Context: one part of a larger RNA
RNA sequence: CCAAAGGUUAGACGGUAAGACCAUGUGCACCUUGACUAUAGAUCUUGAAUGAAAAUAUGAAAGACAUUUCGUCUAAGGGUGUCUAACCGCCGCGCUAGGUAUUCGGAUAUCGGAAAAACACUGUGAGGUAGGUAGUUUAUCUGGGGCGGAUACCUCCUAAAGAGUAAUGGAGGCAUGCGAAGGUUGGCUCAAAUUUUAAUUCUGCUUGUGAAUGUAAUGGUAUAAGCAUGUAUGACUAUGAGACCUACUAGACAAACAGAGACGAAAUUCGUCCAUAGUGAUUCUGGAAUCCUAUGUGAAAGGGCUUUUGCCCAACGGAUCAAAGGUACGUCGGGGAUAACAUGAUGAUGACUCCAAAGAUUUCUUAUUAACGGGGAAGUUUGGCACCUAGAUGUCGAAUCAUCACAUCCAGGGGGUUGAAUAAUGUCCCAAGGGUUCGGUUGUUUGUCGAUUCAAGUGGUACGUGAGUUGGGCUUAUAACAUCAUGAGAGGGUCGAUUGCUACCUAAUGUUAG
Numbered sequence: 001c002c003a004a005a006g007g008u009u010a011g012a013c014g015g016u017a018a019g020a021c022c023a024u025g026u027g028c029a030c031c032u033u034g035a036c037u038a039u040a041g042a043u044c045u046u047g048a049a050u051g052a053a054a055a056u057a058u059g060a061a062a063g064a065c066a067u068u069u070c071g072u073c074u075a076a077g078g079g080u081g082u083c084u085a086a087c088c089g090c091c092g093c094g095c096u097a098g099g100u101a102u103u104c105g106g107a108u109a110u111c112g113g114a115a116a117a118a119c120a121c122u123g124u125g126a127g128g129u130a131g132g133u134a135g136u137u138u139a140u141c142u143g144g145g146g147c148g149g150a151u152a153c154c155u156c157c158u159a160a161a162g163a164g165u166a167a168u169g170g171a172g173g174c175a176u177g178c179g180a181a182g183g184u185u186g187g188c189u190c191a192a193a194u195u196u197u198a199a200u201u202c203u204g205c206u207u208g209u210g211a212a213u214g215u216a217a218u219g220g221u222a223u224a225a226g227c228a229u230g231u232a233u234g235a236c237u238a239u240g241a242g243a244c245c246u247a248c249u250a251g252a253c254a255a256a257c258a259g260a261g262a263c264g265a266a267a268u269u270c271g272u273c274c275a276u277a278g279u280g281a282u283u284c285u286g287g288a289a290u291c292c293u294a295u296g297u298g299a300a301a302g303g304g305c306u307u308u309u310g311c312c313c314a315a316c317g318g319a320u321c322a323a324a325g326g327u328a329c330g331u332c333g334g335g336g337a338u339a340a341c342a343u344g345a346u347g348a349u350g351a352c353u354c355c356a357a358a359g360a361u362u363u364c365u366u367a368u369u370a371a372c373g374g375g376g377a378a379g380u381u382u383g384g385c386a387c388c389u390a391g392a393u394g395u396c397g398a399a400u401c402a403u404c405a406c407a408u409c410c411a412g413g414g415g416g417u418u419g420a421a422u423a424a425u426g427u428c429c430c431a432a433g434g435g436u437u438c439g440g441u442u443g444u445u446u447g448u449c450g451a452u453u454c455a456a457g458u459g460g461u462a463c464g465u466g467a468g469u470u471g472g473g474c475u476u477a478u479a480a481c482a483u484c485a486u487g488a489g490a491g492g493g494u495c496g497a498u499u500g501c502u503a504c505c506u507a508a509u510g511u512u513a514g
Stems, first nucleotide, its partner, number of pairs: 001514001003512002006509001010506002014501001022335001024333002027331002029327004035136005041129001043128003139151003153173005176214001177273001183231002187227002190210001191207002194204001212221002215278001217276003236259002239256001242253001244251001248317001261270002284310001286308003291304003342389001344385001346383001348382001352376004359369002396472001397470002401464001402461005409435002412430002415428003437451005479494001481492001483490002
């Protein structure tokens, strides 16, 4: 070197499971409630309808009774005497086998009685209540998401001398005001400093916009757009060439013609305000005016043209008239377009180092120490970034086995220096061949304590090492505790909870054969 069989697992971002964490979807599910909208149910309230008997009040009609008078008719009742047809009853004989009565049991109808009563029950109209049940909603931007902040419009800077131009870049405003603060005629000049004076709202002089312009800022304005005066309402009606801006919808400027006017002697000027913010589409809805239309005809309702009222629809191009939360019981889709571990580039921060040296060290910058500052290399801290990985790169610590760096803890220097007498120490230099403990507490790394030691080094290796071990911690479901929440639940500490893979390749390793 080649081959074979064997053992061990460092790597093949090993194999297994379209990541369960994270964000995302105008996905889903279940749960909650003071979300929205419905609804079962229970309950209450108010209507509508049916309706017996009685009572009370009142009205109408009829009747009865009493009294008085007149007229008419005659009975009931009482006393005494006479007669017996029918009927009833009683006795005897004969025929039929049905009739009748009583007692007991059952059924139905009817009747009577007790209690209750237009209440209740059933159906139905309206209102209230109603997570018991159901359907849904619960925004976006975002150097991951959440929390915070923002969302339309105006002014300036960023903006790179046409226009335009981004960021969770830097500064500020606005959701109006005014019947004069608008039109017009003729007029006036502000502000500050200084002079003068006892003092100036006086006068002169200098600067030139340094004032003022209802309000932010910018641009403009003295021929004034600034200040005050007289007058009147153009803060008009019907059109509008042209051109600005612009994805659209919108926005903005405007000569001129006609009408009726204001001011001015007139020429002119006047369709609000020095300009740029002061705002809201469509639908629906209320008002006004004159015309057009009128579903057989005539009217009317309704509709149309013109004009106008009502939105912090502020998430301001406004999804609906109308909408909040929980999920660790969760689920699906896609995402390394986006976080947590690790790598990376970065190096603010941290650690290290150098320069310079005010000061401390009795004196003396540099034996030692070192402020305010400045330079650097490294990539061990905390970060910022979000580049591979979401069809998975297993996460803290321990034990095991290590290997490398040197900015060296020990031992070595026949090194320097010392505020080195000796001894001991401090500091710097050379040096990585060797070494670098055992226990208590805590899941701990760390820290602290105890006992030793020549010394008990600092770091890298996916914060080395789970296809090698462990599983105490973080980090599922379960459970109780205190706290927070109306609640589902949340955060906190606590109990508890499955660690799977027969080694094909590379690497290292020992054995055997050539």
Record summary: A computed fold for a 514-nucleotide part of an RNA from Papaver somniferum, annotated as large-subunit ribosomal RNA, domain V. Its Rfam family is "Bacterial large subunit ribosomal RNA". Taxonomically the source falls in Papaver (Eukaryota, Viridiplantae, Tracheophyta, Euphyllophyta). The coordinates come from a structure-prediction model, not an experiment, and the mean pLDDT is 80.